[in-house]
Context: one part of a larger RNA
This record gives sequence, C1' cells and structure tokens, in this order.
RNA sequence: GGAUGAACGCUAGCGGCAGGCUUAACACAUGCAAGUCGAGGGGUAACAGGAUCUUCGGAUCGCUGACGACCGGCGCACGGGUGCGUAACGCGUAUGCAACCUACCUUUAACUGGAGGAUAGCCCCGAGAAAUCGGGAUUAAUACUCCAUAGUAUUCCCAAGUGGCAUCACUCAGGAAUUAAAGCUCCGGCGGUUAAAGAUGGGCAUGCGUGACAUUAGUUUGUUGGUGAGGUAACGGCUCACCAAGACUACGAUGUCUAGGGGUUCUGAGAGGAUGAUCCCCCACACUGGUACUGAGACACGGACCAGACUCCUACGGGAGGCAGCAGUGAGGAAUAUUGGUCAAUGGACGCAAGUCUGAACCAGCCAUGCCGCGUGCAGGAUGACGGCCCUAUGGGUUGUAAACUGCUUUUAUUAAGGAAUAAACCCCCGAACGUGUUCGGGGCUGAACGUACUUAAAGAAUAAGCAUCGGCUAACUCCGUGCCAGCAGCCGCGGUAAUACGGAGGAUGCAAGCGUUAUCC
Repeated sequence: GGAUGAACGCUAGCGGCAGGCUUAACACAUGCAAGUCGAGGGGUAACAGGAUCUUCGGAUCGCUGACGACCGGCGCACGGGUGCGUAACGCGUAUGCAACCUACCUUUAACUGGAGGAUAGCCCCGAGAAAUCGGGAUUAAUACUCCAUAGUAUUCCCAAGUGGCAUCACUCAGGAAUUAAAGCUCCGGCGGUUAAAGAUGGGCAUGCGUGACAUUAGUUUGUUGGUGAGGUAACGGCUCACCAAGACUACGAUGUCUAGGGGUUCUGAGAGGAUGAUCCCCCACACUGGUACUGAGACACGGACCAGACUCCUACGGGAGGCAGCAGUGAGGAAUAUUGGUCAAUGGACGCAAGUCUGAACCAGCCAUGCCGCGUGCAGGAUGACGGCCCUAUGGGUUGUAAACUGCUUUUAUUAAGGAAUAAACCCCCGAACGUGUUCGGGGCUGAACGUACUUAAAGAAUAAGCAUCGGCUAACUCCGUGCCAGCAGCCGCGGUAAUACGGAGGAUGCAAGCGUUAUCC
C1' cells in the first nucleotide's frame, strides 16, 4: 500500500447492487416450513344445493357440488440448514466396471383372462387422567392371495462361430422347468404387466495430487494371502470355516495434534504466500450412541425401535419432545436482522385438469457492513467590511471572494398529478389444418413487490459535512496554558519556564458520507 462476513470511537443527506452468529454442533416458548389425488375405494363428519315429510321448531334422504377421518397410490431420499466428525479414494483430476443398480420420463414389442379370503372405516361394547389401546359384528378397492397364458426374463442341460483384457465376452441354434397384470372413464383417453434399448441419477475400483510434529520408529492377528461357503445391485476378509505366515515402514508406517475438500477469494511483476464467508460442485451430520424396517432410492433433519442425557405433562399407573428449516427467545460474545408479504414469476410434489401445498423462490423490513453513483449549489462581488487570530502594533498580515449584496439553476428533499415492464402459458371461447384429438392462429383470464420504478409540474438556496492529522518518516505552524507534572507515542522520541511533539485556540493539510483506531492476511 492492498484486503476484510469485521468490531469500536466521532459523525451522517439520498439511491442502486450485494452482504449480514466468524462465538455455544449451547438450550429452546410460539407459529409456519410436505403434501396431494373422489378420474383407485367403501363411504358422508362439516358446508352448500335439491327432494320428501312437517306439529313450521325441525326431521329424513349421499340424490348433487363437494369432502373430515379411514383403506389405497405417488411424494416425503428433492428442496432448505450446518461444518460436529473426517488427513480419508473424503475431495480434485484422469481412467476402468468383461463386477453393478436406476422410480418417474422417452422409444420399441407383446399381453391385460378367471377365481377367492380378509381388513381399516362405519356400528356396538369396554379399559385409561392422558397418550392410546382391546373385543365383537359387518364392508370395498388400482390393497392382498391363488389359477391360467408367456419369452431375447431367471435356472438347468447341450452344440457352433467370432473376439479379447486373465477370470472370460459377444452372436446364434435345440430341450426342460419357474415367474405377470388393475382397473377408472366425461368413451377421446388415463392407467397396469413383461421384455429390450435410451436418458438421467447413483454404486464400486484404480493411477497421481491433497496438513503439522521424528522431542512419535517400529506397527498389524481378519492382520496379509489362498481354498470353499455365505452375503450384496455388484467385486472384495465384506463375513465365516480351514490352510499358509504374511502385510506396512526412513520415498516416514504407527501414534498425537489440527482441519470438511474443490471451483474460488485476497495479495504479489511473477514464482509464491494466505484463504475456503456469500454463489456453484462433492462429502459428512441432524439432541448423543446404536439398529434395522419400508422403498427404485435412506440405514431417512420435521419416519420407526432401543439405550443415554436434558426438558415438559401426570390422577404417580404412565406418557410427550428434539429449530445445524424460516422467523423469533434466552445464553455466550467486540459482534451479526422481521415471530413481514405472495405463490404474480421461476422451480418442485400430487392431480386428466381446475387446482392444492411449497419460510424453495420472488419480494418487502432492519443495519454506512461493503462497493458504486449523486448531492450538500453556480456566476459575479474589495471599501479586501465586522469579528476572531498573529505581529516589528496610529499600522500591517491572515481567515478571504469567504460573507453581505446582485443574478442564475433546482439534481436531491417536499407537495401535487400521471403511471409501467416483469405475463405468457395453463385454462375458457372462436377459427384453420390434418383427420376425429393433436397442432397452429386470434381473443379473453391472472401482479406479492406497487400506486413501486419512472415521467411531469410548483415554489424556494431552499432539506443536507464531518473525521483525522500538522517534530522526522509524512502533506500541513503559530500563540497561550503547563513545567520530567499533566500527558503523547507506530518507530526515533517529546515534556525539568520561551514545547511547531502535552492541553486549548487560530490557521493549514489529507480524505470525505464518511473519517480514524484495533484485529487478521499478503
């Protein structure tokens, strides 16, 4: 000098864009953050409509729009948060899988026949303070089970050819066995099953790279390898039985300490050094530890079970909970924001759709935290006014064209008026083409931010400057006070009676809505 997720002191007019718990992965009141589908199902708790009855109070009927709870499907493994752990194939980069999986989506081919038993709900009864649970009767399905059919699926037997990278891979014949499906419909479709391929997403393996300490020198028994088996989507000591005695290490094993990694960011001429906030990719975690279930996918933040610590409720028998989601609270700290608005756009889940949900997202609020931009006027004006300060003091210098005064402008602020883009789709209506539901065209509907941005007008210099420094380094000097005191100080140093170095004043210098200080990096 540059830089910062900064803090502190003094000060403060506006706008745009960004950023905002670096500390206690400390504890959390409250609300919200993952639902959706009635075009899968039995149905009908609430609302509305309709119908019937009515003593005019109302009652009954799922008939219709719809729909609580329930069964079922899909989603909840995404999105969002944090950096505890991890020196590791975790990450980065480059390869490999002849050792693998992949719901939804796309393409292709084939199929979608028949039968059955339950169960939630509803109803009845019971236990409990509650959480919740038990019994009986009855009912449905795209829930569950069985049968049929079936092959480029799976398993077994067996022949041929080609190729390679060792195990082998690919192509093509033959035989046997096993395994599928679900309906709904506004009749257009939407689904279901099997197989092959693609796409997407993942899994695994390997080369190289990726901290400190040798004041850590030896480490290891599933350890290293083999055979066989089990297990996995898949290879593998991944696990197990048996056999062998290996394996790593001064090119740093093992141990201890520290740490998420990368793209980046800062600095530097570069090499390098430092860094890993925001944004993007990967990883790990979800009160602490462990475990699996479901599922295409989890060993699952707002799922389950067990143990522990903590908090809460209790009728003392027993229960409930997990903000490292968004806000917010306490605590810690030098220090870090609103218990806001909207699904209008983008994206996601579900749905044929309408749509519903979405603290993702888009916006708004707070903060000079940073960067950038604008303003706080401009021109003229000397008798160089008054006042202040200084001096060699009837005077001069400086503040200083500064002020007064004259003319001008109105950014910005204020008031008033007008007023966007972001929106085109989905959907509805009309039309056309092809040909009977797809495409295209036209019109209509939809804005949180927002009466915002922006534009125009009005009057008026009107609404707007500070901070640090002035001995040298280092731009900027005098007076007064003080008297090794009070104090200053980054280094050298200053102060003991003429202090340009302390304190005040006048003046000056630097930067400017900021300026200084502190901390850290280069």

The prediction has a mean pLDDT of 86. Small-subunit ribosomal RNA, 5' domain from a metagenome, 522 nucleotides, folded computationally. It matches the Rfam family "Bacterial small subunit ribosomal RNA".